Predicted 3D model of RNase P RNA and transfer RNA as a complex of 457 nucleotides.
[in-house]
């Protein structure tokens, strides 16, 4: 210098005038007026995960069903998120990717092609070959029967791979290495790694098919929910459970059994006459609250490889409700067009935009800045 | 704001537990029939299965993420 990998940050700046939504202060009897200060994002988005909070189910324990998660260790309020590591794959490398438990518990599927597709198989082929034929007499051809699975061919996949020995030809038939399984030792918290022995191979793939193992989960969502006010017909239809049985009684009640209270079971507690669900109707479209101080933001120090945690100090940073956060002017910056240039013209200028609040993931994004590292070339 | 569902031909819909070349009706084009239309008969065209990735030998079908469209909800008695 060129090319690349990863991480982090910004995403217009300043000023004048006029507005909008909250908050605070002052003045005024009041309608109101004046002043000060605050007012979109890194994704506010998709609503894909996890929570806080609120209501419903009477409390607790267990189970089933359903759904989700899945290498190991850690972080966290929690997570399907993050960090570190392991294993597998890709790249010369920085680095990147992986829904990464179990296929020797079972069931199921593996189309087409192919001889054969799961405890398989012989199409071409290789070898032996009774016997027969031909001729230039030591070769060629046909071939019942048998052996083989090395080579060819099919396929996504052919029942271990490579090399050597062996054999009529072959074959884990034998041997070495690799793979696989298993046993032992060592290292590591662990996933796992390394070393050695044994086994001649028995075990194909698919679980984002059913399933098995381990772990997690009650349901709904701020239009949740609470308070006040106004108005109306506590109207109708259908359905599901019920209002139970026995005993004693001094007539007050008491006891036992059954039933109901989350899908089931058990324990405790509660219930006693109506309760609940769905649909069609009636009325309202008001106010207050939940509501923004919170797993909050910034800085120093310490612990940790890191994600993160702890101590201390500082700060307050939208809270609307048919819903504010805007308009305009000027200077600078940016982008586009014309021009050799001086200069001129255009664009308010990426994606977008709060709605109970947090932690993540994913998706969209003009342009720009910073840092670390890798490869190649050149110079010293 | 919150919850849920569906995308297959121009339109309306099928496609079982993944298999070779995705079907039906209406519509569209052509030929026949008719004096001419309609109806009818025969033939034909028309598909990125919403998109992008992944699992698998193989995806309309299974999984994830996007996109588009649609539906539901408040309070009171």
């Nucleotide at each position: 210098g060129c090319g690349g990998a990863c991480g982090g940050c910004c995403g217009g700046a300043c000023g004048g005038c006029c507005g909008c939504g909250g908050g605070g202060g002052c003045c005024g009897c009041a309608g109101g007026g004046c002043c000060c200060g605050c007012g979109a994002g890194g994704a506010a988005a998709g609503u894909c995960c996890g929570g806080a909070c609120u209501c419903c189910a009477g409390g607790g324990a267990g189970a089933a069903a359903u759904g989700g998660c899945g290498g190991c260790g850690g972080g966290u309020a929690a997570c399907g998120c993050c960090c570190g590591c392991c294993c597998g794959g890709g790249g010369c490398g920085a680095c990147c990717c992986g829904a990464g438990g179990g296929a020797a518990a079972g069931c199921g599927c593996c189309a087409c092609a192919g001889a054969g597709a799961a405890c398989a198989g012989a199409c071409c082929g290789c070898c032996c070959g009774a016997g027969g034929g031909c001729c230039c007499c030591g070769g060629c051809c046909c071939g019942a029967g048998g052996g083989c699975a090395a080579g060819g061919g099919u396929g996504a996949a052919a029942c271990g791979g490579u090399g050597g020995g062996g054999u009529a030809a072959g074959a884990g038939c034998c041997c070495a290495c690799c793979g696989c399984g298993u046993c032992g030792g060592c290292g590591g918290c662990g996933a796992c790694g390394c070393c050695g022995g044994c086994g001649g191979c028995a075990c194909g793939g698919c679980a984002a098919g059913c399933c098995c193992c381990g772990c997690c989960a009650g349901g709904a969502g701020c239009a949740a929910g609470g308070c006040c006010g106004a108005a109306u017909a506590g109207g109708g239809a259908u359905c599901g459970c019920g209002c139970g049985g026995g005993g004693c009684u001094u007539c007050g009640g008491c006891c036992c059994c059954a039933g109901g209270c989350u899908u089931c079971u058990c324990c405790c507690g509660c219930c006693g006459a109506g309760c609940g669900a769905u649909c069609c109707g009636g009325g309202u479209u008001g106010g207050c609250u939940g509501c923004u101080c919170g797993a909050g933001c910034c800085c120093c120090u310490c612990c940790g490889c890191a994600a993160g945690g702890a101590c201390g100090g500082g700060c307050c940073u939208a809270g609307a409700g048919g819903a504010a956060u805007g308009g305009u002017c000027g200077u600078c910056g940016g982008c586009c067009c014309c021009g050799c240039a001086a200069g001129g013209g255009g664009c308010g200028c990426a994606c977008a935009g709060a709605a109970u609040c947090c932690g993540g993931c994913u998706u969209a994004c003009a342009g720009g800045c910073c840092g670390u590292c890798c490869g190649c070339g050149c110079g010293c | 704001g919150g919850g849920c569902c569906a995308c297959u031909a121009g339109c309306u819909c099928a496609g079982g537990c993944g298999g070779u070349u995705a079907g039906a009706g209406c519509g569209c084009g052509g030929u026949c029939c008719u004096g001419a239309u309609a109806a009818g008969a025969c033939c034909g065209a028309g598909g990125u299965c919403u998109g992008u990735g992944g699992u698998u030998c193989g995806a309309g079908u299974c999984c994830a993420c996007a996109g588009u469209g649609g539906c539901c909800c408040a309070c009171c008695a």
Its mean pLDDT, the model's own confidence on a scale to 100, is 82.
It holds a member of the Rfam family "Bacterial RNase P class A". By type it is a ribozyme.